[in-house]
RNA sequence: CUUAUCAAGAAAGGCGGAGGGAAUUGGCCCUGUGAAGCCUUGGCAACCACUUCCGCCUCGGGUGGAAAAAGGUGCCAAAUCCAGUCCCGCUUAAGGCGGGAUGAGAUAAG
Numbered sequence: 001c002u003u004a005u006c007a008a009g010a011a012a013g014g015c016g017g018a019g020g021g022a023a024u025u026g027g028c029c030c031u032g033u034g035a036a037g038c039c040u041u042g043g044c045a046a047c048c049a050c051u052u053c054c055g056c057c058u059c060g061g062g063u064g065g066a067a068a069a070a071g072g073u074g075c076c077a078a079a080u081c082c083a084g085u086c087c088c089g090c091u092u093a094a095g096g097c098g099g100g101a102u103g104a105g106a107u108a109a110g
Base pairs, nucleotide, nucleotide: 001110002109003108004107005106006105011041012040013039014038015037019030020029021028025083026082027081042076043075044074047072048071051067052066053065054064055063056062057061080104085101086100087099088098089097090096091095
C1' cells in the first nucleotide's frame, strides 16, 4: 500500500504498585475489593496452514459450504466504550433517534 473483518465470543493466579480505556477534544466508564506492564496457566475465535465431508467447475487442479482445530497469528470490561466531518429520514421547545458515507484505528492475509 491492497483486500477482508470489527454490536458475537472468551479470566484465573504470581510479580508489580497508579494509572488505564490508540491519539486530539468532549463525554462516559474501569481501577488500592489493586491500573499499566511482565510471567504462568486456562479459554475464545476461525484470518492463514493442515485434516475430513458435501456441492459446483474450464477437473493431477480450482472454487463455495460444513465440521474439526493438536500448528502460525490474534484476542479474552463496556459496539473499535460513545461522539466529533458530510449526507438522508423521523421527530423537536432545546434537542434527540435511526441509517449511510468519509476519516482514524485494530487484526489477518498478500